Context: one part of a larger RNA
RNA sequence: GAACGAACGUUAGCGGCGCGCCUAACACAUGCAAGUCGAGCGAGAACGGGCUUCGGCCCCGGUAAAGUGGCGCACGGGUGAGUAACACGUAGGUGACCUACCCCUAGGCGGGGGACAACCUUCCGAAAGGAGGGCUAAUACCGCAUAAGACCACAGCAUAAGGCUAGUGGUUAAAGCCGGCCUCUUCAUGAACAUAAGCUGACACCUGGGGAUGGGCCUGCGGCGCAUCAGGUAGUUGGUGGGGUAAUGGCCUACCAAGCCGUAGACGCGUAGCUGGUCUGAGAGGAUGAUCAGCCACACUGGAACUGAGACACGGUCCAGACUCCUACGGGAGGCAGCAGUGGGGAAUCUUGCGCAAUGGGCGAAAGCCUGACGCAGCGACGCCGCGUGAGUGAUGAAGGCCUUAGGGUUGUAAAGCUCUGUGGGGAGGGACGAAUAAGGCACGGUUAAUACCCGUGUUGAUGACGGUACCUCCUUAGCAAGCACCGGCUAACUCUGUGCCAGCAGCCGCGGUAAGACAGAGGGUGCAAACGUUGUUC
Numbered sequence: 001g002a003a004c005g006a007a008c009g010u011u012a013g014c015g016g017c018g019c020g021c022c023u024a025a026c027a028c029a030u031g032c033a034a035g036u037c038g039a040g041c042g043a044g045a046a047c048g049g050g051c052u053u054c055g056g057c058c059c060c061g062g063u064a065a066a067g068u069g070g071c072g073c074a075c076g077g078g079u080g081a082g083u084a085a086c087a088c089g090u091a092g093g094u095g096a097c098c099u100a101c102c103c104c105u106a107g108g109c110g111g112g113g114g115a116c117a118a119c120c121u122u123c124c125g126a127a128a129g130g131a132g133g134g135c136u137a138a139u140a141c142c143g144c145a146u147a148a149g150a151c152c153a154c155a156g157c158a159u160a161a162g163g164c165u166a167g168u169g170g171u172u173a174a175a176g177c178c179g180g181c182c183u184c185u186u187c188a189u190g191a192a193c194a195u196a197a198g199c200u201g202a203c204a205c206c207u208g209g210g211g212a213u214g215g216g217c218c219u220g221c222g223g224c225g226c227a228u229c230a231g232g233u234a235g236u237u238g239g240u241g242g243g244g245u246a247a248u249g250g251c252c253u254a255c256c257a258a259g260c261c262g263u264a265g266a267c268g269c270g271u272a273g274c275u276g277g278u279c280u281g282a283g284a285g286g287a288u289g290a291u292c293a294g295c296c297a298c299a300c301u302g303g304a305a306c307u308g309a310g311a312c313a314c315g316g317u318c319c320a321g322a323c324u325c326c327u328a329c330g331g332g333a334g335g336c337a338g339c340a341g342u343g344g345g346g347a348a349u350c351u352u353g354c355g356c357a358a359u360g361g362g363c364g365a366a367a368g369c370c371u372g373a374c375g376c377a378g379c380g381a382c383g384c385c386g387c388g389u390g391a392g393u394g395a396u397g398a399a400g401g402c403c404u405u406a407g408g409g410u411u412g413u414a415a416a417g418c419u420c421u422g423u424g425g426g427g428a429g430g431g432a433c434g435a436a437u438a439a440g441g442c443a444c445g446g447u448u449a450a451u452a453c454c455c456g457u458g459u460u461g462a463u464g465a466c467g468g469u470a471c472c473u474c475c476u477u478a479g480c481a482a483g484c485a486c487c488g489g490c491u492a493a494c495u496c497u498g499u500g501c502c503a504g505c506a507g508c509c510g511c512g513g514u515a516a517g518a519c520a521g522a523g524g525g526u527g528c529a530a531a532c533g534u535u536g537u538u539c
Base pairs, nucleotide, nucleotide: 001539002538003537004536006535007534008533009532010531013387014386015385016384017383018382019380020379021345026343027342028341030340031339032338035071036070037069040068041067047061048060049059050058051056078298079297080296088222089221090220091219092218093217094216097215098214102211103210104209105208106207107206108205110144112142113141119134120133121132122131123130124129149172150171151170152169153168154167155165156164157163176203178201179200180199181198185197186196224270225269226268231261232260233259236258237257238256239255240254241253242252243251273295274294275293276292277288278287279286280285300321301320302319303318304317323334324333325332326331351377353376354375355374359373360371361370362369363368390420391419392418393417400411401410402409403408424480425476426475427474428473429472430471434466440460441459442458443457444456445455446454483528484527485526486525487524488509489508490507494523495522496521497520498519504511505510
């Protein structure tokens, strides 16, 4: 000199864009942060309609809560404890692998059965909750049929390798729901309307192949301190058989061999999430890893599995532990390192705000619902940037202050005065962009028996938290807006008074003991400026 997630002191007008528990991975009151689908299913309070003997719950439709089922809850959000490791970065490998939803493609979806919730009922319990009996639906569950394909076995070809492939045998699937139409056929009818079979369309479902995306595993190289850590290792190193996994492998196991690592630093101890980057520096390098982005790890502490395409799962389950709470003492409940917020710790770090309008995500055919992700607002000079606190003129150089050699000098064009302006502030009025989709309407094309439904294209088309916004116009008055540090040298800036090695200053050198440019005050000056200094840390 530069920098900072800073803090402290004095001071403080406005705006934009960012940033804001670095300490206790300490404990947490309260609210919210993951639901959704009735176009899978049964049932159905309220409500509406019908009937009524106006008592009703007799019939129909049907909302909510609850249940069953599907998808999601493994994303998004937080934190940095642990980890010196294939955790990360980079370059590769996988003939050793998986991948829900999505896209392309091939084929299929026949016929049955038995349950369990909800509900009704009996009972236990203070509660949390639980037990028994009875009824019932499905895109829930289970057989059967079908088997192109897939898997396994046999066989063949090729390979370093688990690769490829005729054939034979075995195993293995499925689910419907909704919209439209009566053109053909059937029931019914004189005909029409309507309903079902039927036809048709959309979305689902099952089995394969390919892709995309995401991941698992393996390997080379790279990035830390201590040698006052020199030897370490028995599942240890390798092999065979077996198990296990989506998959390789001592990953696990039985047996066999005795190996394996190490001064190119093994093992141990300490410290630490890694990276893109950030800061500094001419560079080389050094330091660092807040915000943003990628990866990893963790979710009160330790352990474990279940479900699932995916977890060994922050707002799931089980066990153990510590802690807190409820209790009828028998037993139960909980997990903010999500967003706010509280206590505590600390030099120190914000609102228990608004909205799903936008972007994105989950579910849904859609309308839509949910979303403390996100978009905004609030607080904080914490940082960077911009603007203002007025402009012009004005000498008899006013008054006052300070100094003085008493003449004067300086503050100083500074003020006053005169002429203007209106950024910011205040008041009034107007007023955006962010909004494009979607549903619905219309037109055309495709599909179809069809002008219906559906799909595609074009056109029309509701919706704004911010927001009393930005911005613009008018009015208002120079009126409401300047401080902080320093002035011995380094280092820009000097005198007076007080004090008298005292009180004090100080980054270093050093000042102060009666004329102190170094202490304190004043006048003046210098430097920065809504900031200026101090402290801490890095280069």
Small-subunit ribosomal RNA, 5' domain from an uncultured prokaryote, 539 nucleotides, folded computationally. Its mean pLDDT, the model's own confidence on a scale to 100, is 81.